[in-house]
Model confidence (mean pLDDT): 80 of 100. c-di-GMP-I riboswitch aptamer from a soil metagenome, 74 nucleotides, folded computationally.
RNA sequence: GAAAAAGCCAAACCCUCCGUGAGAAGGGGGCGGAAAGCGGCGGGUCUUGUGGAGAAGAUGGCCGAGCUGCCGAA
Numbered sequence: 001g002a003a004a005a006a007g008c009c010a011a012a013c014c015c016u017c018c019g020u021g022a023g024a025a026g027g028g029g030g031c032g033g034a035a036a037g038c039g040g041c042g043g044g045u046c047u048u049g050u051g052g053a054g055a056a057g058a059u060g061g062c063c064g065a066g067c068u069g070c071c072g073a074a
Stems, first nucleotide, its partner, number of pairs: 008033002013028004018023001031061001037067002041064003044059005
């Protein structure tokens, strides 16, 4: 980094279920994704909590950086 092909992931929403909550897990679904693979390291956003803070959490499909990685013409 072109084209093609194989394979992969799965937003909203619905059902079940867990959590005070943000949200998580399983099933359906498919908006999208070339790291939408991995880990909350930094920032952002959000939640709980407090008189206010300290604090404890959620989000990797918000951004940065890090680690790893499938196919593959000339």